[in-house]
RNA sequence: GGCCUUGUAGCUCACUUGGAUAGAGCAACUGCCUUCUAAGCAGUGGGUAGAACGUUCGAAUCGUUUCAAGGCCG
Numbered sequence: 001g002g003c004c005u006u007g008u009a010g011c012u013c014a015c016u017u018g019g020a021u022a023g024a025g026c027a028a029c030u031g032c033c034u035u036c037u038a039a040g041c042a043g044u045g046g047g048u049a050g051a052a053c054g055u056u057c058g059a060a061u062c063g064u065u066u067c068a069a070g071g072c073c074g
Base pairs, nucleotide, nucleotide: 001073002072003071004070005069006068007067010026011025012024013023019057028044029043030042031041032040050066051065052064053063054062
C1' cells in the first nucleotide's frame, strides 16, 4: 500500500435480504423484605447504533468517504 471482518446502553450481546416507540442479560438506582449486609421480589432510568454525507415516504440495516481494532496478502 491492497483486500476482508468488526464497531449497537457502563459491560457482554441480540435485532440486519429497510417498516414504524431499538431490545435482552449483567451492572446502576429506588422501593419491599431484613437488626444490618447479602440473597430474593417489584419497579425505574440509561443508547436514536464509531463519525459525516447520500439514496428512500421510511435507514442500526443500502451506497460513499472517514476513524478505531483485528486478520490476510505484498